Overview: The RNA shown here (FMN riboswitch aptamer (RFN element)) has 126 nucleotides.

RNA sequence: AAUAUUCUUUGGGGCGGGGUGAAAUUCCCCAUCGGCAGUAUAGUCUGCGAAGAACGCGUGUUUUGCGUUCCCGAAUCGGUGCAAUUCCGAUACCGACGGUUAUAGUCCGGAUAGGAAAAGGAUAAA
Numbered sequence: 001a002a003u004a005u006u007c008u009u010u011g012g013g014g015c016g017g018g019g020u021g022a023a024a025u026u027c028c029c030c031a032u033c034g035g036c037a038g039u040a041u042a043g044u045c046u047g048c049g050a051a052g053a054a055c056g057c058g059u060g061u062u063u064u065g066c067g068u069u070c071c072c073g074a075a076u077c078g079g080u081g082c083a084a085u086u087c088c089g090a091u092a093c094c095g096a097c098g099g100u101u102a103u104a105g106u107c108c109g110g111a112u113a114g115g116a117a118a119a120g121g122a123u124a125a126a
């Protein structure tokens, strides 16, 4: 240095202006935000996580935990270059569930949760 185990910490952003209306941060116009790893720097490529669903196991029950499976949005053109659907330019597009005087990526809630993963420490054998 690498590997394995383990511990600690970290680990998701965003509605400002105008319009309509009895009522909208939810509709319309403009604005605005972008988890983790890989790769020439990525919301739109590849893989993963979160959300949702089903089943199984454990539990005295509700709850809850663990595992497996399913599900899982959206981009093109031009330029530079050895290399970029990642950079530069232009024009587009996407965004769980529940709630709400009125339809939500941006408000409230589950969530002081969970989490891909990142950093650091300890231990182990060769």
Stems, first nucleotide, its partner, number of pairs: 003124008016030004031106002033095002035048004043093002052070006075091005097109003
The coordinates come from a structure-prediction model, not an experiment, and the mean pLDDT is 80.